[in-house]
Context: one part of a larger RNA
């Protein structure tokens, strides 16, 4: 020096990313216990007091309940009885020690706040969380040989269920709520018109050649190559509906009797221009915004303001008791975390033998 254990003057978080680690708290009985709250909780809140042993009360209170006796409905019965056994609490007195839950085992506590309601689940082997799930809520599909899933199929699950059921999707207890936009995309419905496949094969053109010929050529039928009129569903175009479907939710200019600001007005654009609530936020770049609180001093924290670079309503918004090996901040207690290190007990390493 390393590892494990222990102690420490004065101070007491000054350490540090951070009280990490350590210390402290700790049992039982009694007293006492706030805000808030979904009235269940919060709560072991917090904060106090007592605790060994001996004697007396006292073998007392109390518990259990034998023998015996009596009664009848003769029973594993009822009544009486009180033996034996067990045996406090409280009070009074005494006594030892530094110390009596003397060891061991055995919560540190409180305040503000973010996130997630909660118990639960997860990256076996660097992440346990604010991620996932959840009950609840909503939309949507499905009438049963269900939808959906697996399977070329048979068949099976769904389900030995039947819309208070089952599948899918989103949100995520509870409370108060969930605004506007259907132009785009999707989905649902509609069928007048446009377009449109296979199909059908009108017409025209070419090849071939019986035949005709003015020998240049023409050319029926058939066969064949080609052209593609007409017929033609869904879909698409089209017309509606639908946002707890995917999603979206403006700009410029002027104006009030100080200034400032703009309830008000004008104008352009849009499908519609962000409502309630919240807001420098797990979101704020500028930014350590500004003000207040806490500190002697605070880029963090708490409360406000609103100038929201770039919150916002089930991609949910805002609150919220309880809960959390969750994040941030503060305080009390406590301490070798530190000022600043020292000593002791073990095990290593090292040096020597």
């Nucleotide at each position: 020096c390393u590892c494990g254990g222990c102690u420490g003057a004065a101070g007491g978080a000054a350490c540090u990313a951070g009280g990490c680690a350590a210390a402290a708290u700790g049992a039982u009985a009694c007293c006492g216990u706030a805000a808030c709250u979904u009235c269940g909780g919060g709560a072991g809140a917090a904060g106090g007091u007592a605790u060994g042993c001996c004697c007396u009360u006292g073998g007392u209170a109390u518990g259990u309940g034998a023998a015996g006796u009596c009664c009848c409905u003769u029973g594993c019965g009822g009544a009486u009885g009180g033996a034996g056994c067990a045996g406090a609490a409280g009070a009074g007195g005494g006594u030892u020690g530094c110390a009596a839950u003397a060891a061991a085992a055995u919560g540190g506590u409180g305040g503000c706040u973010g996130c997630g309601a909660c118990u639960g689940u997860u990256u076996a082997g660097c992440a346990a969380a604010a991620a996932c799930a959840u009950a609840g809520c909503a939309c949507u599909c499905u009438g049963c040989a269900a939808a959906c899933u697996c399977g070329a199929a048979a068949g099976a699950g769904g389900a030995a269920g039947u819309a208070u059921a089952g599948g899918g999707u989103g949100u995520g207890a509870c409370g108060c709520c969930u605004g506007c936009c259907c132009g785009g995309u999707g989905c649902u419905g509609g069928a007048a018109g446009g377009u449109u496949a296979a199909u059908u094969g009108a017409u025209g053109g070419g090849g071939u050649u019986a035949u005709c010929u003015u020998c240049g050529g023409a050319g029926a039928a058939g066969c064949u190559c080609u052209u593609g009129a007409u017929c033609g569903a869904a879909g698409c175009c089209c017309c509606a509906g639908u946002a707890a479907a995917c999603g979206g939710c403006g700009g410029c200019c002027g104006u009030a009797a100080c200034u400032a600001u703009a309830a008000c007005g004008g104008u352009c654009c849009u499908a519609a221009g962000g409502u309630a609530g919240c807001g420098a936020a797990a979101u704020u770049c500028c930014u350590u915004g500004u003000c207040g609180g806490g500190u002697a001093a605070g880029u963090u924290c708490c409360g406000a303001c609103c100038u929201g670079c770039a919150c916002g309503a089930a991609u949910g918004g805002c609150g919220u008791a309880a809960c959390g090996a969750u994040g941030g901040c503060c305080a009390c207690a406590c301490u070798g975390u530190c000022u600043c290190c020292a000593g002791c007990c073990g095990a290593g390493a090292c040096u020597c033998a």

About this RNA:
The part of an RNA shown here (large-subunit ribosomal RNA, domain IV) has 353 nucleotides and comes from an uncultured Methylococcaceae bacterium. The sequence was found in a public genome assembly. Its mean pLDDT, the model's own confidence on a scale to 100, is 88. Its Rfam family is "Bacterial large subunit ribosomal RNA". Its family is annotated with structural constituent of ribosome and ribosome in the Gene Ontology.